[in-house]
């Protein structure tokens, strides 16, 4: 003094937990000494064997034991059960009283007598006891006497006193009625009186628990008279009389408890305890009762009752550890059946002495405090220094171990000397946060455990377990539980109720409690003083003594916070008197107003009826239907009836205390405001209880009934609709008359009063002024009262509130204290019922809440963009055929992976074998080490034969070699094994977006905002302007490549125009070829130029920019591409490669044959070819560009109908080579399943490759299937693009309809929207942050827990009534062997047994609702407009969240 824990963060609100101290048990250790008011308190006030805890005195008897007798025994010690009370505290009070021993003082003690116990005899009886006769003593008993006592009656008075009932004196009268002796001669003791001390007994104030779900209680109860009783007042008891007394300031009944000084704990205030020590009470096995004393109604004292337990001869008898040891029980839980009277007290005693489980002392128990140790130095070595280790050597001796002595009652301990040896002496708990301390290692795998909370643990646990390490405390150190403190979460210091729990619905008004000004008085509160008491011990302070400490002593101090009482003071409070008017209330004036009740009279709509008119519909809906209507609707008209309601005016505008009130006119009536130089004179605020009024919906009796309308019926909608829509409809809405009493009854703000800046609207009055059309005109400005909005200060957890306060204060009510169980349950009250008011616990959680943030979402709003959006166009999928890739089934195996957009001609993956992961069959294969084999020959190679589909692969037998060997545990190579949810690299999406942050400021308590908003603009957070912003960074743009115009440089393999040269052909005009020369063009491939909204018009804001034009090869990004943010997505990839862990290890590793991935009732995706005439065939004729090439490309020749073969130059390539089709020209088909389309099939043949069946690719001839433009849906495209048409490359031995590039031809439509998909951005709700794939309701089903109710059952208390009736007391009577019996009566009265009622706890079939509790069911109420807006009261209804209906609420 504070941390941890609700959230994605954040501020508050409020509990959980931890950290601190203290008690008790307890787990693990444990060396020593002192100290202490520690040790069967907590539960059994439960039971007890044994022992011991009170005796003592004597010159009375007796030897003695013991008796008699005087004191004690009521003290010590022990324990908290009862007790809520004069029990305790505290302070009085006795004018209501006692008081042995001990102190003072006075005065006395003379005379006499009768018994009896011990003991002798004799008896009873098991015992325990007991009974007869006899004889004796005394400080025993008795009598009688002086002194006294007390009561009555009178008398005059005196004294204390606040008061005579008191004391004291005088007289009388009857009663009572005192003594003890012993002696050593010194005492010691007895009696009376009078005071004192002490020690009690009775009264009284004032203090101190819970509970109203105990509100009335009481009959000896209140009180008086007169009694009796007692030391003494008293209804203490009794009789008579009165009826009366306690109580919301808490009676009465329930529960609980011994009170205190003090203890624990806190800065305190206080909260809790209250066992040890004092101090009072109360009790002795429960209950009662009296005796004896001076004192009991008596813990080791009697009597009876009960229960229990012993013992018995069965007839009786005994006993009482809550004393000290100790024993069972009981329990988490508490020692030795030890020593002594040495000291200290007590009790007798003249004294000595005696007792004494009080005490003192040992002995156990870490039960508390208090002190000390478990070593210390040096050198060497090791270690990174410190730190540590480890071995040498030294020191020391508290402690420990021997010995003497002292100590003590006796012992121990202690204290002194004295020897030996570092020798005898560390541990418990914790290391994820909170919390000091591990990113150690093993094992484990949401298992096993661990955790106060919060949370680990699901194969890389710093959290379980072990190990080291290491961190705190330390002779201890943890754990439960329990009181404190944290806690300002009980708030008196010192909270709060608008949204967190929390203002009664509202008002009146009783009790309480607060209260305007001035004056005087008193002196209760209040203040000061001073006097007594608050015990000691505890506590504080000095200061002594034990070696210091603890622990003791001695002074001071404080504390008891109070109580009593004297003496002042008089501001304030009360009181009491006497004034005042600013509060308050009267009163009168004109005005306002849906205030209220009763009445009257209107308005429209609407419904029914009649008539007329009129004809097929009409009414509903998202769209229908159910209904209405041919017996004539709807509609349109006329009369009439009916009940409900009261438009416009209508206003964050008005009255009302709230509920609430709305058409007009009267009546009656209740309240404000405003003005009044009017009266009264604090007559006021608040207000527990009480009383009254209080929407809707209900309820009761009557009416009324038009509409709308629960409940019902029907129709739809649906998966299904016990709704939501429709069509009907009944209680009810309406009136009377009652009752009910509650709503989100709200401003989720109690009431009153003062006090603290403004600014603006509006209503009512008054005042002043203006303007005027003179009116109930219009305007303005002041003042009061009202009712709104903003807004300074200041408040607030914030959102907000702000003279109408949630600011500052004052008075006074009701209320709250995680949530949830629950406004339930019991009891009590109301109520006709529904139900209402009051109102828990048990259990069960660690949050549940409030406000505010960024976000996400939204069947919310609002801008902006996008051809993977729409419009407006072109052109396909979807239909068929085949081609491919997925699913699915098949299968020995069809390997595996990707699965909305972002898997599916994807993994460039076109798998004949290879590939290769699968499957069927066969083989091989182990670096190194250990062990065991081997020169008695290891591994290897080889003829023959077996095994085999084949195989020195492996067996037999044989030969050859000559150091090694897998036979075995370990360790490995390898692994397309698992893990993409342990990685890294790299990919796709989001993103063809336009965004994501920072530095300083500034705001906000923070978390964050601000900037990055806003207008306009842009493809853009591109840019200007504005602004508590000002700047900047990655993204965007700029940049880089390609294309387009161009200039310069360069000139081979490229070009070759011009010029020469040669051949070739010629119509002689020329044309071609080839070489030279050249670099002019193309071309190539380097370096530049150029395009910037520059220019000119418009728009815009004189901006940014945008539209339009000119120039110009190109026009607002020229066109296309490359890169391409902070991050998401546990995307994808362990099968490309890397690579953690884990697994296989002679098989999941390696080779190999031969299948498989090529499978087919089906189902989807991407493509190809078509459905033909804008086209098929035939014939001719044409133009590219990129690109490739040595196991390649392959001119040109030939052969062959063609695939294609033979041969073969050139070319490692601007050089050789491989190359267009669509197009054009012509011809032909003529609308047909065709000369369209080719799928499929059948011969025949070619290439490749080891190998072409399963399974290739070409070519030819036959064969000619489906298809005549494709349903729902659905995709891609905006200019050289869309369609189309063909090349190359790629993989490649062989085999594109695939991908990726190349160029030909070559459109249409739009210049826009935001409507459907989606994005960005403001914004706006949220109970979502895993972020709607989100959160979450309720029923039913299952376990399980605690709790309600319960026919009844069983026990306790507590109360009465009745019988019975021990046994005391007081009395009568009689016996008399008189300390007594017996009997009677009267009174109290335990106990027992009955019956009546309260009231408390157990059991209890069954019922009832709750709480809990990874993965049931059923639907989707709530949260977004949550898809019918939620909620509340109330009613009905329905599996179930919930519906509808009526009123109200905005959360």
């Nucleotide at each position: 003094u504070c941390c941890g824990g609700u959230u994605g963060a954040u501020c508050c609100u409020g509990c959980c937990g931890g950290a601190c101290c203290a008690g008790a048990c307890u787990g693990c250790u444990g060396u020593u000494g002192g100290a202490g008011u520690u040790c069967g308190a907590c539960u059994a006030a439960g039971c007890c064997a044994u022992g011991c805890a009170a005796g003592u005195c004597u010159u009375c008897c007796g030897g003695a034991a013991g008796g008699a007798g005087g004191c004690g025994a009521a003290a010590g010690g022990c324990u908290g059960a009862g007790u809520a009370a004069c029990a305790c505290g505290u302070a009085g009070g006795u004018a209501a009283c006692c008081u042995a021993c001990c102190u003072u003082a006075u005065g006395g003690a003379g005379g006499g007598g009768c018994a009896u116990a011990c003991c002798c005899u004799c008896g009873g009886g098991a015992a325990a006891c007991u009974g007869a006769g006899g004889a004796u003593a005394a400080u025993u008993c008795c009598c009688c006497a002086u002194a006294g006592g007390a009561u009555u009656u009178g008398g005059u008075g005196a004294c204390u006193g606040g008061a005579a009932u008191g004391u004291c004196c005088c007289a009388a009268a009857a009663c009572c009625c005192a003594a003890a002796g012993c002696u050593u001669c010194g005492g010691c003791g007895c009696c009376a009186u009078a005071a004192g001390a002490u020690g009690g007994g009775c009264c009284u104030g004032c203090g101190g628990c819970c509970u109203a779900u105990c509100a009335g209680g009481u009959u000896g109860u209140u009180g008086g008279c007169g009694g009796g009783g007692u030391a003494a007042u008293g209804g203490c008891c009794c009789a008579c009389c009165a009826a009366g007394c306690c109580u919301u300031u808490g009676a009465c009944g329930g529960g609980u408890a011994g009170g205190g000084g003090c203890a624990g704990u806190g800065a305190g205030a206080g909260c809790u305890g209250a066992a040890g020590c004092c101090c009072c009470c109360a009790g002795a096995c429960g209950g009662g009762c009296a005796c004896u004393g001076a004192g009991a109604u008596a813990c080791u004292g009697g009597c009876c009752c009960g229960a229990g337990c012993c013992u018995u001869a069965c007839g009786g008898g005994g006993u009482g550890c809550a004393g000290c040891a100790g024993g069972c029980g009981c329990g988490a839980a508490a020692c030795c059946u030890u020593u002594a009277c040495a000291a200290u007290g007590c009790a007798c005693g003249c004294a000595a002495g005696u007792g004494u489980g009080a005490u003192a002392a040992g002995g156990g128990a870490a039960c508390u405090c208090c002190a000390a140790g478990u070593g210390c130095c040096a050198u060497u070595g090791c270690u990174u220094u410190u730190u540590g280790c480890a071995a040498u050597g030294g020191c020391u001796u508290u402690u420990u171990u021997u010995g003497a002595g002292u100590g003590u009652a006796a012992a121990c301990a202690g204290c002194u000397c004295u020897a030996g040896g570092a020798a005898u002496a560390a541990g418990a708990g914790c290391u994820g946060g909170g919390u000091a301390a591990g990113a150690c290692a093993g094992g484990u795998g949401c298992c096993a455990g661990c955790a106060g909370c919060c949370g680990c643990g699901g194969u890389a646990a710093u959290a379980c377990c072990u190990g080291c390490a290491g961190c705190u405390c330390a002779a201890g150190u943890g754990g439960u539980c329990u009181g404190g403190a944290u806690u300002u979460u009980u708030a008196u210091u010192g909270g709060g109720u608008c949204u967190a729990a929390a203002g009664c619905g509202u008002u009146u008004g009783u009790a309480g409690c607060c209260g305007g000004a001035c004056u005087c008085g008193c002196a209760a509160g209040u203040c000061u003083u001073c006097u007594g008491u608050g015990a000691a011990a505890u506590c504080u302070g000095a200061c002594g003594g034990c070696u210091u400490a603890a622990c003791c002593g001695u002074c001071a101090g404080g504390c008891g916070u109070g109580c009593a009482g004297g003496g002042g003071a008089a501001a304030c409070u009360a009181c009491a008197a006497g004034u005042c008017u600013a509060g308050g209330g009267a009163c009168c004036g004109g005005g306002a107003a849906g205030g209220g009740c009763c009445a009257a009279a209107g308005a429209u709509a609407c419904u029914c009826u009649a008539g007329g008119g009129g004809u097929a519909g009409g009414g509903g809906u998202g769209a229908a239907a159910u209904c209405c209507a041919a017996u004539a609707a709807u509609c349109c008209u006329u009369a009439g009836g009916g009940g409900a309601u009261c438009g416009c005016c209508a206003g964050u505008g008005g009255c009302g205390a709230a509920g609430g009130c709305g058409u007009u006119u009267g009546g009656c009536u209740a309240g404000a405001a405003c003005g009044g130089g009017u009266c009264c004179g604090a007559c006021g605020g608040u207000g527990a209880g009480g009383g009254a009024c209080g929407a809707a919906a209900g309820c009761u009796a009557g009416g009324g009934g038009a509409g709308c309308g629960a409940a019902c019926g029907g129709g739809a909608u649906u998966a299904g609709a016990u709704a939501c829509c429709c069509c009907g409809g009944u209680a009810g809405u309406c009136c009377u008359a009652g009752c009910c009493g509650u709503a989100a009854a709200u401003g989720a703000u109690g009431u009153g009063g003062a006090c603290u800046a403004g600014g603006u609207g509006u209503u009512g009055c008054a005042u002043u002024c203006c303007c005027c059309u003179u009116g109930u005109g219009g305007g303005a400005a002041u003042g009061c009262a009202g009712u709104g909005c903003c807004g300074a200060a200041g408040g607030g957890a914030a959102g907000c509130c702000g003279u109408u306060a949630a600011g500052u204060u004052c008075a006074c009510c009701a209320c709250c204290u995680g949530g949830g169980a629950a406004g339930u349950a019991c009891g009590g009250u109301c109520g006709c019922a529904a139900g209402g008011c009051c109102g828990a616990a048990a259990c069960u959680u660690a949050a549940a809440g409030g406000a505010a943030u960024u976000g996400a979402c939204g069947g919310g709003g609002g801008a902006g963009c996008a051809c993977a959006a729409c419009a407006a166009g072109g052109g396909g999928u979807g239909g068929a055929g085949u081609c491919u890739g997925c699913g699915g089934u098949u299968u020995a195996a069809u390997u595996g992976g990707a699965u909305u957009a972002a898997a599916c001609g994807c993994c460039g993956g076109a798998a004949a074998u290879c590939u290769c992961a699968c499957c069927g069959g066969g083989a091989g294969c182990g670096a190194c080490a250990a062990c065991a084999g081997u020169a008695u020959g290891a591994a290897g190679g080889u003829c023959a034969g077996g095994c085999u589909g084949a195989c020195g692969g492996u067996c037999u037998u044989a030969c050859u070699c000559g150091a090694c060997u897998c036979g075995u545990u370990g360790a490995g190579a390898g692994g397309u094994g698992g893990u993409g949810c342990a990685u890294g690299g790299c990919c796709g999406c989001c993103g063809u977006c336009a965004g994501u942050u920072c530095g300083u400021g500034c705001c906000g308590u923070a978390a964050g905002g601000u900037g990055u908003u806003c207008u306009g603009u842009u493809a853009a957070g591109u840019c200007a302007g504005a602004c508590a912003a000002c700047g900047a960074a990655c993204a965007a743009g700029a940049c880089c490549c390609a294309c387009g115009c161009u200039g310069c440089u360069a000139g081979u393999u490229g070009c070759u125009a011009g010029u020469c040269a040669u051949c070739c052909u010629u119509u002689c005009g020329a044309g071609g070829g080839u070489g030279a020369u050249g670099c002019a063009c193309u071309c190539u491939a380097g370096c530049g130029g150029g395009a910037c909204c520059g220019c000119u018009g418009g728009u815009g804001a004189u901006a940014a920019a945008u539209c339009a034009g000119a120039g110009g090869a190109a026009g607002g990004g020229g066109u296309g591409g490359g890169c391409a943010a902070c991050g998401g997505u546990a995307g994808g990839u362990c099968a490309g490669u890397a690579u953690g862990c884990c697994c296989c290890g002679a098989a999941u590793c390696u080779c190999u044959u031969g299948g498989g991935c090529u499978a087919c009732a089906c189902g989807c995706g991407a493509g190809c070819u078509a459905c033909a005439g804008u086209g098929a065939c035939u014939g001719g004729a044409a133009c590219a560009a990129u690109g490739a090439g040595c196991u390649g490309c392959g001119a040109c020749g030939c052969c062959g109908a063609a695939a294609g073969g033979c041969g073969a130059a050139g070319c490692c390539a601007a050089u050789c080579c491989c190359u267009a089709a669509a197009u054009c020209c012509a011809g032909c088909c003529u609308a047909g399943g065709u000369u369209c389309g080719g799928a499929u099939c059948g011969a025949g043949g070619g290439c490749u490759g080891u190998a072409a069946c399963u399974u290739g690719c070409c070519c030819u001839c036959g064969u000619g299937a489906a298809g005549c433009c494709g349903g729902a849906a659905u995709c891609c495209c905006u200019a050289g693009u869309a369609a189309u048409c063909a090349a190359a490359g790629u993989u490649c031995a062989u085999u594109a309809u695939g991908c990726u590039u190349u160029g030909g031809u070559g459109a249409a439509u739009a210049u826009g929207u935001c409507c459907c998909u989606g994005c960005u951005c403001c914004u706006u709700g949220u109970a979502c942050a895993c972020a709607c794939c989100g959160c979450c309701c309720g029923u039913c089903a299952a376990a399980u827990c605690a709790c309600c109710u319960g026919a009844g059952u069983u026990g306790g208390g507590c109360c009465u009534g009745g019988a019975u009736g021990a046994g005391g007391c007081a009395u009568u009577a009689u016996c008399u062997u008189u300390u007594g019996g017996u009997a009677g009566u009267g009174u109290c009265g335990a106990a027992u047994c009955u019956g009546a009622g309260c009231u408390c706890a157990g059991c209890a079939a069954g019922g009832g609702g709750g709480g809990u509790u990874a993965a049931g069911u059923c639907g989707u109420a709530a949260c977004a407009a949550g898809g019918u807006a939620u909620c509340c009261g109330u009613a009905g209804g329905g599996g179930a969240a919930c519906c509808u209906g009526u009123g109200g609420a905005u959360a």
Molecule: small-subunit ribosomal RNA
Organism: marine metagenome